[in-house]
RNA sequence: UCAUCAAGAGUGGUGGAGGGACAGACCCUGCGAAGCCACAGCAACCGGAUCCUCCCUUAGUCGAUCGUCAGGUGCUAAUUUCUGUUCCCGGGUUUUUUGCGGGAAGAAAGAUGA
Numbered sequence: 001u002c003a004u005c006a007a008g009a010g011u012g013g014u015g016g017a018g019g020g021a022c023a024g025a026c027c028c029u030g031c032g033a034a035g036c037c038a039c040a041g042c043a044a045c046c047g048g049a050u051c052c053u054c055c056c057u058u059a060g061u062c063g064a065u066c067g068u069c070a071g072g073u074g075c076u077a078a079u080u081u082c083u084g085u086u087c088c089c090g091g092g093u094u095u096u097u098u099g100c101g102g103g104a105a106g107a108a109a110g111a112u113g114a
Base pairs, nucleotide, nucleotide: 001114002113003112004111005110010039011038012037013036014035018028019027020026022084023083024082025081040076041075042074045072046071047069048066049065050064051063052060053059080109085105086104087103088102089101090100
């Protein structure tokens, strides 16, 4: 920089008090947190294979399929747990700002891959 983030998938051992990125909220946790190990699983980003397009090579996923594909990562509580930015509406306020309720966009931040 680009793509994706509403789906999916956990047991055991070890370990002993934290964890869910950050802030707030709300959750998980001695009916055992994080970390580490073993096995299992999910997915299909990269890689691989087959087909297709072009006569072949190359190339192509703004073509299709394969995880029975012994590969490289990733992931396996809760939508990225929710909100965080912008805009619109409502009520409130003398007005503005802040704050409150509702709606839209999907920004920022973050995660993963290339």